Predicted 3D model of RNase P RNA and transfer RNA as a complex of 433 nucleotides. Its mean pLDDT, the model's own confidence on a scale to 100, is 81.

């Protein structure tokens, strides 16, 4: 200087000016004025997770669904942190739905003789023919097939071969030693077993149902009409039984589409200090920070930043031009995940060159 | 705002349970026969690579995830 790889944060500023929305306050509380908050890192998609409400305080069993190395953090989680295995990568570091295929069951297309147990070509004995072969064994080393074929290499051994014997590696099991553990390390033991659980299904561990249009409270207004089920149990209860709690419930007609709560102060923001590798807890201190109803934070315009472009140049700049994303709160938090114009910074790594 | 379904040739659909020789089947479209011609008929044919990206598997329209698109339902009182 170049490549690079993590992690954070920003995501234009100001001045004037027309305007919107909530709240105080002033105003005969009437038109209005003042004063003061007002979008986001993702508010998105709604993929998970739990607050907060109703229904039994959410109950039992099956059925269904999710999750799946360990080990912690949370309220909780499919999140997040640390380690471990297994892949890439020179490194930094990055990615893994990462339990079980020797519990059973199912597939594994076409080719192949065989898709889990056989032998199509070869190879060797025998034993007929002795000319091509032909029948009966034995092999699984070499061809052939395919994504995949009874560990892998190499040495001995054999009639020919074979973990049939031995070294080394892989894998499995036992033992030992560290570790909370996932696992690692060593001894042993030829003990060698195909894959496919995002196929059933095993094994562990959560998971009750709706949802803020939950739900309470008042108020208008109509035909408290009509059919049906229903204490022999509707219905809550989105699969079945029990168990509760229990009288309404469907479905046509008909009305209103008004008004307060919940509603926003929270697992809250920001600074310090202490425990922890971390994630994250604790204590202290301080700040309040949109809430509405089909729904408000926009519009121009002057300047200045930032990126591009092009003219001029006294190389310091100057003028003009275009450009400044994605979106957008509607009960609320915690995470995933998808958009995003541009630009800030911390750490760290790899190559060259210099001291 | 909550909430469930859909997506396969120019239209309407099956195939996804159980993954494979799987892409079908009706309309429609070309061409040619047939007819004086033109419908109907009969014959051949072209037309998607299964909304998009990933994975998981040897193999994906089918399992699994993540996006986009389009549709449907959902006030309350008596």
């Nucleotide at each position: 200087c170049g490549a690079g790889c993590c992690a954070u944060c920003c995501g234009g500023g100001u001045g004037a000016u027309c305007g919107c929305g909530g709240c105080a306050g002033c105003g005969g509380u009437g038109a209005g004025c003042u004063g003061u908050c007002g979008a986001g890192g993702a508010a998105a998609g709604u993929c998970c997770g739990g607050g907060c409400u109703c229904c039994a305080u959410a109950g039992a069993g099956c059925a269904g669904g999710g999750u799946g190395g360990u080990g912690g953090g949370u309220a909780a989680c499919g999140c997040c942190c640390a380690c471990c295995c297994g892949g890439g990568g020179u490194g930094a570091c990055c990615c893994g739905a990462g339990g079980g295929a020797a519990a059973g069951u199912g597939c594994c297309a076409c080719a192949g003789a065989a898709a889990c147990a056989u032998a199509c070509c070869g190879c060797c004995g025998g034993c007929c023919a002795g000319u091509c072969g032909g029948c009966c064994g034995g092999u699984a080393a070499g061809g052939g097939u395919g994504a995949a074929a009874a560990g892998g290499u190499g040495c001995g051994g054999u009639a020919a071969g074979a973990g049939c014997g031995c070294a080394c590696c892989g894998g499995c099991g036992g033992c030992g030693u560290g570790g909370u553990g996932a696992c690692a390390c060593g001894c042993c033991g030829g003990c060698c077993a195909g894959g496919c659980a995002a196929a059933c299904c095993c094994c562990a561990c959560c998971c009750g149902g709706a949802g803020c249009a939950a739900g309470g409270c008042c108020g208008a207004g109509u035909a408290g009409g009509g059919g049906g089920a229903g204490a022999u149990g509707a219905g809550g209860u989105g699969g079945c039984c029990c168990g509760c709690c229990g009288a309404u419930c469907c479905c046509c007609g008909g009305g209103u589409a008004g008004g307060c709560c919940g509603c926003u102060a929270g697992a809250g923001g920001c600074c310090u200090c202490c425990g922890g590798c971390a994630a994250c807890g604790g204590a202290g201190g301080u700040c309040c920070c949109a809430g509405a109803g089909a729904g408000a934070u926009g519009g121009c315009c002057g300047c200045c930043g930032c990126a591009c472009c092009g003219a001029c140049c006294a190389c310091g700049g100057u003028c003009g031009g275009u450009g400044u994303a994605c979106a957008g709160a509607a009960c609320c938090c915690g995470g995933c995940u998808u958009a995003c114009a541009g630009g800030c910074u911390c750490g760290c790594u790899c190559c060259c060159u210099u001291a | 705002c909550g909430g469930g379904a859909u997506g396969u040739g120019g239209c309407g659909c099956a195939g996804c349970u159980u993954g494979g020789u799987c892409a079908g089947c009706g309309c429609g479209c070309g061409u040619g026969c047939c007819u004086u011609g033109g419908g109907a008929g009969c014959a051949c044919g072209a037309g998607g690579c299964c909304g998009g990206g990933g994975g998981u598997u040897c193999a994906a329209a089918u399992c699994c995830c993540c996006c986009c698109a389009u549709c449907c339902c959902g006030a309350c009182c008596a």
Rfam match: Bacterial RNase P class A. It is annotated as a ribozyme.